[in-house]
RNA sequence: GGGACGGUGGCUCAGUUUGGCUAGAGCGCCUGGCUGAUAACCAGGAGGUCGGCAGUUCAAAUCUGCCCCGUCCCA
Numbered sequence: 001g002g003g004a005c006g007g008u009g010g011c012u013c014a015g016u017u018u019g020g021c022u023a024g025a026g027c028g029c030c031u032g033g034c035u036g037a038u039a040a041c042c043a044g045g046a047g048g049u050c051g052g053c054a055g056u057u058c059a060a061a062u063c064u065g066c067c068c069c070g071u072c073c074c075a
Base pairs, nucleotide, nucleotide: 001074002073003072004071005070006069007068010027011026012025013024020058029045030044031043032042033041051067052066053065054064055063
């Protein structure tokens, strides 16, 4: 330098196929219940607007362009 894949709550990921209820799950965290107490279990809650900027569209995490970061391959 060229190519492929990935970037979504604190962590690990789904959702992209076919744009559409203006974003979910598990773990973690907080509160309450239960217990002598802890864990487990039960109930409730907070937390992201999707790596960044533009574009297309009535509508973008999803499509297009450029850029940034990570992994791998080629040279």
Predicted 3D model of a 75-nucleotide RNA (transfer RNA) from Candidatus Iainarchaeum sp. Its Rfam family is "tRNA". The family's RNA type in Rfam is transfer RNA.